This is a predicted structure of a 72-nucleotide RNA (transfer RNA) from Paracoccus saliphilus. The sequence is in RNAcentral, with records from ENA. The organism belongs to Paracoccus, within Bacteria. Its Rfam family is "tRNA". Rfam's curators write: Transfer RNA (tRNA) molecules are approximately 80 nucleotides in length. Rfam classes the family as a transfer RNA.

RNA sequence: GGGUGAUUAGCUCAGCGGUAGAGCGCUUCGUUCACAUCGAAGAUGUCAGAAGUUCGAUCCUUCUAUCACCCA
Numbered sequence: 001g002g003g004u005g006a007u008u009a010g011c012u013c014a015g016c017g018g019u020a021g022a023g024c025g026c027u028u029c030g031u032u033c034a035c036a037u038c039g040a041a042g043a044u045g046u047c048a049g050a051a052g053u054u055c056g057a058u059c060c061u062u063c064u065a066u067c068a069c070c071c072a
Base pairs, nucleotide, nucleotide: 001071002070003069004068005067006066007065010024011023012022013021018055026042027041028040029039030038048064049063050062051061052060
């Protein structure tokens, strides 16, 4: 330099056009002498950034950034 893939909650990941979820973690309450376990309730996202297509975009298109891999 060329190519491919990834980027979504604190972490690991789902979600393939109709307004974002799970597990773990976190907070509060109950249970306990206390901790853990268990039960109940709750908080949390500029879906990497920008533009475009669309009635509507996490999802499709283009560009940019970062990371990983392959080729040279």